[in-house]
Predicted 3D model of a 90-nucleotide RNA (c-di-GMP-I riboswitch aptamer) from a Syntrophomonadaceae bacterium. The sequence was found by an Rfam model in a public genome assembly. The coordinates come from a structure-prediction model, not an experiment, and the mean pLDDT is 80. Rfam family: c-di-GMP-I riboswitch aptamer. About the family: GEMM was predicted in a large-scale screen for bacterial structured RNA regulatory elements. Gene Ontology term of the family: cyclic-di-GMP binding. The source organism's lineage runs through Bacteria, Bacillota, Clostridia, Eubacteriales and Syntrophomonadaceae.
RNA sequence: AAUCGGAAAAGGCAAAACCAUCGCAAGGUGGUGACGCAAAGCUACAGGGACUUCUAUAAUUUAUAGUGUUGAAGUCAGCCAGCUGUCGGU
Numbered sequence: 001a002a003u004c005g006g007a008a009a010a011g012g013c014a015a016a017a018c019c020a021u022c023g024c025a026a027g028g029u030g031g032u033g034a035c036g037c038a039a040a041g042c043u044a045c046a047g048g049g050a051c052u053u054c055u056a057u058a059a060u061u062u063a064u065a066g067u068g069u070u071g072a073a074g075u076c077a078g079c080c081a082g083c084u085g086u087c088g089g090u
Base pairs, nucleotide, nucleotide: 002090003089004088005087012037013036017032018031019030020029021028022027035078041083042082043081047080048079049076050075051074052073053072054071056069057068059067060066
């Protein structure tokens, strides 16, 4: 440096749920808690994707609902991705 994560050790993170709190919402933060994780570290206009709110609009419809599309504003890194990186094997 490349590659791998079967074994070991040192540690790390923390899903769901519940409680508190912020937000219209997606969701965020803190606590309890561990489903899992070798990147579950960082990055969200200028990669893809998912989701939310508002908006306009066509068809359908009893319908103002739901589904599709347009535009705007947001959310998600534990979906893929990009960047960095611990321990160990080869």